[in-house]
RNA sequence: GCGCGGGAGAGCGUGACGCAAGAGUCGCCGCCGAAGGAGCAACCGCCCCCGGAAUCUCUCAGGCCAAAGGACCGCGC
Numbered sequence: 001g002c003g004c005g006g007g008a009g010a011g012c013g014u015g016a017c018g019c020a021a022g023a024g025u026c027g028c029c030g031c032c033g034a035a036g037g038a039g040c041a042a043c044c045g046c047c048c049c050c051g052g053a054a055u056c057u058c059u060c061a062g063g064c065c066a067a068a069g070g071a072c073c074g075c076g077c
Stems, first nucleotide, its partner, number of pairs: 001077006011029001013028005030064003036060001037058003043052003
């Protein structure tokens, strides 16, 4: 890295449009952190330099019925 399985959090908010009904789009607030990104620097490496750096922090992005996605964990290659 690939395949399979497990996998959380937060409004089914509101107005308009749309629709057979949904999904969806835009605006307005309210929230979440476990794609990604960024920041501090705990930690690690050969511990001076230098390098790598988080599940921490930020929420730009993403997400808040379902679906999809999903850090991480287990098994196999």
A computed fold for a 77-nucleotide RNA from uncultured Sphingomicrobium sp., annotated as Glycine riboswitch aptamer. The prediction has a mean pLDDT of 79. The sequence is in RNAcentral, with records from MGnify. Of the family's consensus pairs, 84% are formed in the model. Rfam family: Glycine riboswitch aptamer. Its family is annotated with glycine biosynthetic process in the Gene Ontology. On this family, see Mandal et al., Science 2004: "A glycine-dependent riboswitch that uses cooperative binding to control gene expression". Taxonomically the source falls in Sphingomicrobium (Bacteria, Pseudomonadati, Pseudomonadota, Sphingomicrobiaceae).